Overview
The part of an RNA shown here (large-subunit ribosomal RNA, domain II) has 699 nucleotides and comes from a bacterium. The prediction has a mean pLDDT of 82.
[in-house]
Context: one part of a larger RNA
RNA sequence: GCCAACGAGUUAAUGUAUGCGGCCUGCCUAAAGGAGUUCGUCCUGGAGGCCCAGGGAAACCGAGUGUGAAUAGCGCGAUUUGUCGUAUACAUUAGACCCGAAGCGUGAUGAGCUACCCAUGAGCAGGGUGAAGUUCGUAGAAAUACGGAUGGAGGCCCGAACCGGUUGAAAGUUCGACAUCAUCGGAUGACUUGUGGGUAGGAGUGAAAAGCUAAUCGAAUUACGUAAUAGCUGGUUCUCUCCGAAAUAUGUUUUGGCAUAGCGUCUAGAGUACCCUCUGGGGGUAGAGCACUGGAUGGGCUGAAUAGGGAGCAAUCUCGUCAAUCCAAUCAAACUCCGAAUACCAGAGAUUAAUGUUCUAGGCAGUAAGACUACGGGCGCGAAGGUCCGUCGGUCAAAAGGGGAACAGCCCUUGAUCGCCAGUUAAGGACCCUAAAUCCAUGCUAAGUACAAUUGUAAGGUGGUGGGAUUUCUUCGACAGUGAGGAUGUUGGCUUAGAAGCAGCCAUCAUUUAAAGAAAGCGUAACAGCUCACUCACUAAGAGAUCCUGCGCCGAAGAUAAACGGGGUUAAGCAUGGUUCCGAAGCUGCGGGUAUGUCACUUUAUUCGUAAAGUGGGGUACGGUAGGAGAGCGUUCUCUACCGCAUUGAAGCCGAAGGGGUAACCCACGGUGGAGCGUAGAGAAGUGAGAAUGUUGGC
Numbered sequence: 001g002c003c004a005a006c007g008a009g010u011u012a013a014u015g016u017a018u019g020c021g022g023c024c025u026g027c028c029u030a031a032a033g034g035a036g037u038u039c040g041u042c043c044u045g046g047a048g049g050c051c052c053a054g055g056g057a058a059a060c061c062g063a064g065u066g067u068g069a070a071u072a073g074c075g076c077g078a079u080u081u082g083u084c085g086u087a088u089a090c091a092u093u094a095g096a097c098c099c100g101a102a103g104c105g106u107g108a109u110g111a112g113c114u115a116c117c118c119a120u121g122a123g124c125a126g127g128g129u130g131a132a133g134u135u136c137g138u139a140g141a142a143a144u145a146c147g148g149a150u151g152g153a154g155g156c157c158c159g160a161a162c163c164g165g166u167u168g169a170a171a172g173u174u175c176g177a178c179a180u181c182a183u184c185g186g187a188u189g190a191c192u193u194g195u196g197g198g199u200a201g202g203a204g205u206g207a208a209a210a211g212c213u214a215a216u217c218g219a220a221u222u223a224c225g226u227a228a229u230a231g232c233u234g235g236u237u238c239u240c241u242c243c244g245a246a247a248u249a250u251g252u253u254u255u256g257g258c259a260u261a262g263c264g265u266c267u268a269g270a271g272u273a274c275c276c277u278c279u280g281g282g283g284g285u286a287g288a289g290c291a292c293u294g295g296a297u298g299g300g301c302u303g304a305a306u307a308g309g310g311a312g313c314a315a316u317c318u319c320g321u322c323a324a325u326c327c328a329a330u331c332a333a334a335c336u337c338c339g340a341a342u343a344c345c346a347g348a349g350a351u352u353a354a355u356g357u358u359c360u361a362g363g364c365a366g367u368a369a370g371a372c373u374a375c376g377g378g379c380g381c382g383a384a385g386g387u388c389c390g391u392c393g394g395u396c397a398a399a400a401g402g403g404g405a406a407c408a409g410c411c412c413u414u415g416a417u418c419g420c421c422a423g424u425u426a427a428g429g430a431c432c433c434u435a436a437a438u439c440c441a442u443g444c445u446a447a448g449u450a451c452a453a454u455u456g457u458a459a460g461g462u463g464g465u466g467g468g469a470u471u472u473c474u475u476c477g478a479c480a481g482u483g484a485g486g487a488u489g490u491u492g493g494c495u496u497a498g499a500a501g502c503a504g505c506c507a508u509c510a511u512u513u514a515a516a517g518a519a520a521g522c523g524u525a526a527c528a529g530c531u532c533a534c535u536c537a538c539u540a541a542g543a544g545a546u547c548c549u550g551c552g553c554c555g556a557a558g559a560u561a562a563a564c565g566g567g568g569u570u571a572a573g574c575a576u577g578g579u580u581c582c583g584a585a586g587c588u589g590c591g592g593g594u595a596u597g598u599c600a601c602u603u604u605a606u607u608c609g610u611a612a613a614g615u616g617g618g619g620u621a622c623g624g625u626a627g628g629a630g631a632g633c634g635u636u637c638u639c640u641a642c643c644g645c646a647u648u649g650a651a652g653c654c655g656a657a658g659g660g661g662u663a664a665c666c667c668a669c670g671g672u673g674g675a676g677c678g679u680a681g682a683g684a685a686g687u688g689a690g691a692a693u694g695u696u697g698g699c
Base pairs, nucleotide, nucleotide: 001699002698003697004696005695006694011094012093013092014091015090016089017088018087019086020085021084022083023082026050027049028048032044033043034042035041054061055060064076065075066074067073097235098234100232104225105224106223107222108221109220115199116198117197118196119195120194121193122192123191124189126158127157128156129154133150134149135148136147137146138145139144162186163185164184167182168181169180201217203213204212205211238632239631240630241629242628243627248261249260250259251258252257262367263366264364265363266362267361268360269359270358273357276349277348278347279346280345281344287338288336289335293332294331295330297328298327299326300325302323303322304321306320308319309318310317311316370396371395372394373393374391375390376389377388378387379386401412402411403410417592418591419590420589422588423587424586428582429581430580431567432566433565437579439578440577441576442575443574444573450569451568460554461553462552464551465550466549467548468547469546470545471544472543473542481538482537483536484535485534487511488510489509492506493505494504517532520531521530522529593622594621595620596619598617599616600615601614602613603612604611605610633688635685636684637683638682639681640680641679642678644677645676652672653671654670655669658667659666660665
């Protein structure tokens, strides 16, 4: 891991509700006793309980009573219905649906492991160093010193046994729940070790690491209390039918839990109260505005014992500063002279639907972690797949189908009762992948721009190209090009070493002209030189400027060739218009199922009002998590009946295949098996497994 078996809302008491039943001259017995008898018995027993009256703290009064001075007002009542049994649901108390702690307490068991201690024993190859002491010699009066010899000290040195466990390798489903190999520390000592003994659970022991106390230690092990408790995690077993949520508010030692309300369902009742339209209301939001409150800009005017700057001898003038006011143009969630759409409230009308509108009472819940999206806002950076509110918005949650390449929350105002190899549409699409136009018309784009948006691109730049508008010049010849001229007074004056159109300052005239600046640029030391403006000729018909706008281009840097879905496409791209087709579980067609109300009919009952059951017609409905309600299937056992089945073969098992049922499942047939089993009506449950790191067994 798989298979098999086992494995989770039970039982009792009490209460509430509902269904059914008994009695209602209100109902019921409990303990106990008695009688048959062993039967889901019967008979006594009314002690007691509920009900029949309430109000008040109570005295007490009583269909009233309390409060109160009150005969007022107000509160709670009265104007009848119960009780016992049983079934189901839920609650409370109990282990209370099942499994699961870490822990707490009580008593025992442990020092054959290990820590320390006590008693008594044992062990330590070999080598080195050479303390004290002694002795000899020398010196000395001596103490003593030095030297030689002797001697053999030491938590001394090197290094086996022994004890340890430093570093590395290797091992890490092992040889081993700590080993192996190499290396390394101690190795006469605070050494190591045998045997016997002692100390333990809030206690021991500890050269102290919270170490060790039997592979267990920040409180051992074991039995019991004990099914401790767990607002936490996991699991909780057959089928079909109807409806179908919530992730909000308030409170909470409360925020991952509860209680109440909201939203679901079921029962009973009300009966349009819901929704829609119209009419009438109040409002101060969006917007707008500046009349108030404030903010802020430009200008005018006036005022100021207005600090300061400037001018002036001064008077004073001027700039600035502050304040008020006027004009112009403005800003505001906590401004308003104004002011919507919606929403909200009320009334009237229409609709007569409902299988799910609304309301009342009661039973049973679940939910109170929400998500994205659209719009209005707060916070944040007008960041976030961010966060917090609102619209009782939408979808998902609890929703499948089609589209979006893929993709809970986007699009299809698509909501799947079942079947069909029928039709028709939505969103979205129609070159191929891939169902349907290589469709029609008119333009644009040359960038593979682009190939829908969501899903990126700015400031700025662009004589890429299309459209529109305004305007200037132009056959009296424009724009561009080519040829020619572009002069004279004069080197203007000043300045300067020089300054001659062209360093700089001033002036910028006049003449000849078709035209030509006291010069727009290059150039020279200064001249010179080359162009330009301007003019003529040649040529020949359009040429320039500005604005608006379409599609492009640059700007443009990232981690895959990497966001066209791919192939690919010059349209199969973009824009506008048109026709056709494809396209879903939508709608339609044909056939079936279930539920429901309506109409008609039949049967039964009847208090003749009707009720129940069934059949048929046409109608409506049938996605679904938590959850509510309903109807069934199957398992084991009990009772009654079938005077059922069975060795002429029960149960069980095997056989994708026959038949029935929407399904749980049932029946037949064949094989196996070898002794019990079924059907109908009731009853009672150890009543259904795929999950619980489930338990046990097998492989």